Background
Predicted 3D model of a 160-nucleotide RNA (SAM riboswitch aptamer (S box leader)) from a soil metagenome. The coordinates come from a structure-prediction model, not an experiment, and the mean pLDDT is 75. The model forms 97% of the base pairs in the Rfam consensus.
RNA sequence: CUCAUCCAGAGGGGCUGAGGGAUACGGCCCGAAGAAGCCCCGGCAACCACCGCGUCUGCGCUCACCGAGCGCGGCUCGUCGAGUCAACUCGUCGAGUGGAUCGCGCGGCAGGUGCCAAUUCCGUCCCGGCAGGUAAGGCCACUGAGCCGGGGAAGAUGAG
Numbered sequence: 001c002u003c004a005u006c007c008a009g010a011g012g013g014g015c016u017g018a019g020g021g022a023u024a025c026g027g028c029c030c031g032a033a034g035a036a037g038c039c040c041c042g043g044c045a046a047c048c049a050c051c052g053c054g055u056c057u058g059c060g061c062u063c064a065c066c067g068a069g070c071g072c073g074g075c076u077c078g079u080c081g082a083g084u085c086a087a088c089u090c091g092u093c094g095a096g097u098g099g100a101u102c103g104c105g106c107g108g109c110a111g112g113u114g115c116c117a118a119u120u121c122c123g124u125c126c127c128g129g130c131a132g133g134u135a136a137g138g139c140c141a142c143u144g145a146g147c148c149g150g151g152g153a154a155g156a157u158g159a160g
Base pairs, nucleotide, nucleotide: 001160002159003158004157005156006155011041012040013039014038015037019030020029021028024124025123026122027121042116043115044114047112048111050108051107052106053105054104055103056074057073058072059071060070061069062068063067075096076095077094078093080091081090082089083088120154125151126150127149128148129147130146136143137142
């Protein structure tokens, strides 16, 4: 730099001792019932690696149970012909078989990473919609300026 994902999921112990939630601001939270950091153990998930299966499709029939063959229909591709060229439509004929590799899909495993408060905690920039005692919140007393959806930026993680 590129691509993919980011509202799911998963915590105990030891050392230590005051901060932490990436950064700036604002909000809201976590924290001496122990933050961040380091170590041990455990767990979550499945990005990569590895393994297995499938990779035209529907129906019917036969052999037999995996699977294979045949017929008909559909789909895709190609050839030829017609509609004056192309596109498109219709028709004829053929292929979509085996092996290897790659890709894709599903499943397995847990080797390399990652992660284990709150959506990446929320907002900030752009677009659309709603909005004054209204939206939204609420412990239902009340508070009351934002709320909802989409995108972006930045960031994190993986792979290259």